[in-house]
């Protein structure tokens, strides 16, 4: 340095849920909690998934309604890229 994560050590992140905030929503932020995670650090490049405001179409006297669609999101869905702690069956 590469591989590996069986054993060990220092730590790290943090599900669900609750409270507050934010957003149209998905979601995100902060606090509590801790299911779990050897990258559950970071990045939307590929796939996948979630939402549907604006916009378009339909209906409706109008409103309410229905359908379509990311430019919105998910890195704790997978792949990929990249950075990193400790060690060594």
């Nucleotide at each position: 340095u590469c591989g590996c994560g069986a054993a060990a050590a220092u730590g790290g992140c943090a599900u669900c849920c609750c409270c507050g905030g934010u957003g149209a929503a998905a979601g995100c932020c902060g606090g509590g909690c801790g299911c779990g995670c050897a990258a559950a650090g970071c990045c939307a490049c590929g796939g996948g998934c979630c939402u549907a405001a604006a916009c378009c179409c339909c209906g409706c006297a109008u409103c309410u309604g229905g359908g379509g669609c990311a430019u919105g999101g998910c890195a704790g869905c997978c792949g990929g890229g990249u950075u990193g702690c400790c060690g060594u069956c």